Two RNAs folded together computationally: RNase P RNA and transfer RNA, 444 nucleotides in total.
RNA sequence: CCAGAGGGCCGGGCGGCCGCGGGUGCGCAAGCACGCGAGGAAAGUCCGGGCUCCAUGGAACGACGGUGCCGGGUAAUGCCCGGCGGGGGCGACCCCAGGGAAAGUGCCACAGAGAGCAGACCGCCAACCGGCCUUCGGGCGAGGGGCAAGGGUGAAAGGGUGCGGCAAGAGCGCACCGCGCGACCGGCAACGGAAGCGGCACGGCAAACCCCACCGGGAGCAAGACCGAAUAGGGGCGCCACAUGGGCCAUGUUCCGGCCCCGGCGCCCGGGUUGGUUGCUUGAGCGGCGGAGCGAUCCGUCGCCUAGAGGAAUGGUCGCCCAUCGCCGAAAGGCGAGGACAGAACCCGGCUUACAGGCCCUCUGGCAGU
RNA sequence: UGCCCUGUCGUCUAAUGGUAAGACCACGGACUCUGACUCCGUUAAUUGUGGUUCGAAUCCACACGGGGCAUCCA
Numbered sequence: 001c002c003a004g005a006g007g008g009c010c011g012g013g014c015g016g017c018c019g020c021g022g023g024u025g026c027g028c029a030a031g032c033a034c035g036c037g038a039g040g041a042a043a044g045u046c047c048g049g050g051c052u053c054c055a056u057g058g059a060a061c062g063a064c065g066g067u068g069c070c071g072g073g074u075a076a077u078g079c080c081c082g083g084c085g086g087g088g089g090c091g092a093c094c095c096c097a098g099g100g101a102a103a104g105u106g107c108c109a110c111a112g113a114g115a116g117c118a119g120a121c122c123g124c125c126a127a128c129c130g131g132c133c134u135u136c137g138g139g140c141g142a143g144g145g146g147c148a149a150g151g152g153u154g155a156a157a158g159g160g161u162g163c164g165g166c167a168a169g170a171g172c173g174c175a176c177c178g179c180g181c182g183a184c185c186g187g188c189a190a191c192g193g194a195a196g197c198g199g200c201a202c203g204g205c206a207a208a209c210c211c212c213a214c215c216g217g218g219a220g221c222a223a224g225a226c227c228g229a230a231u232a233g234g235g236g237c238g239c240c241a242c243a244u245g246g247g248c249c250a251u252g253u254u255c256c257g258g259c260c261c262c263g264g265c266g267c268c269c270g271g272g273u274u275g276g277u278u279g280c281u282u283g284a285g286c287g288g289c290g291g292a293g294c295g296a297u298c299c300g301u302c303g304c305c306u307a308g309a310g311g312a313a314u315g316g317u318c319g320c321c322c323a324u325c326g327c328c329g330a331a332a333g334g335c336g337a338g339g340a341c342a343g344a345a346c347c348c349g350g351c352u353u354a355c356a357g358g359c360c361c362u363c364u365g366g367c368a369g370u
Numbered sequence: 371u372g373c374c375c376u377g378u379c380g381u382c383u384a385a386u387g388g389u390a391a392g393a394c395c396a397c398g399g400a401c402u403c404u405g406a407c408u409c410c411g412u413u414a415a416u417u418g419u420g421g422u423u424c425g426a427a428u429c430c431a432c433a434c435g436g437g438g439c440a441u442c443c444a
Base pairs, nucleotide, nucleotide: 001366002365003364004363005362006361007360008359009358010357012321013320014319015318016317017316018315020037021036023034024033025032026031039341043352044351046350047349048348049347050346051220052219053218054217064216065215066214067213068212069083070082071081072080073079084098085096086095087094088093099211100210104209105208106205107204108203121151122150123147124146125145128144129143131140132139133138159177160176161175162174163173164172178200179198180197181196184193185192186191224278225277226276227275234269235268236267237266238265239264240263245261246260247259248258249257271443272442285304286303287302288301289300290299291298292297322339324337325336326335327334328333371440372439373438374437375436376435377434380394381393382392383391388424396412397411398410399409400408417433418432419431420430421429
């Protein structure tokens, strides 16, 4: 210098003028002054929590939904970190829903002879039985049969290569490789190594049902609480309560008992309103330093306060500078355009998606020079 | 703002994981003097990108689009 890999950060800056939404102070008020005012994704709403209301006696089992190598982190997670295994790359490094298919069920279209304790379509075979010929040595021929080596079909055809063996073949035998089981050793574990044993049996699919292990009450700030206005403080059904009070039940009074109403909650019908306050922003918060840890993260200490609107503010314009693009020019430069994706709505932790352009750090491969 | 449902020719519907089918519409032809009806034929789609699988409209994930419901009082 070229080509790449991983990670982090910024994503216009400064100033003037005019505006907008909250806050504080002053002021009777009008208003004035000071200070604050979008994001890394505020997005999708895909996960996990806080918070609030509703439901709920406890435990076990079942149903339903989700997750799925191992260990750790965390408030928690399907997230993150570190390992393990598999795959890709010369490499830095990247990708993996990565438990169980020798518990059961199901599926494997078309093609193909055969697709699941497999299968003779082409093919190979005259050792055996049977046949024909014979000079009696043998020969011919695939009828009975034998064969999974070769061809062909397919995503997939039940180990591979070589030698032996055989009528032809075949783990039929042997050597090596692969595969399965595996005493023992290492590791918390996933897993790794491995003496020895076994001729090889056990195809694939669980993002098909399922089995195993673990996790899970429901709803969501339009949750919920309070005040005000208005309406028909009405009706129906269900549940709870029946204390006090009222009415009725035998002719008066009292006591006991029964029924109904009044009460509370939920749903529906009908009606009214489109107001205010709260929840509301100090929080698993942010930054610096020190320590523990490979790391995610945790601990200690110091400092800081950083939007809270409610159809919803966070904007416009001018000047200079910066990056980018277009045109002119040999160049210096000049003229013009113009600022990525996007925009809070109870709050956090993640994931995913969108994003013009730029900066920094570490590493890999190649070329050249020293 | 939150929650839920859904996506197949232009429209309405089908399709056990195995060649995406039908009706209407449109276009062309036949029939007719012409048109309608009828008959024959043609065009035309799984919202997109990945993944699982031999194979995906179908199963899974993430995006994109469309639709619906939910305020308060009493």
The prediction has a mean pLDDT of 79. Rfam match: Bacterial RNase P class A. By type it is a ribozyme. Its family is annotated with tRNA processing, dimeric ribonuclease P complex and ribonuclease P activity in the Gene Ontology.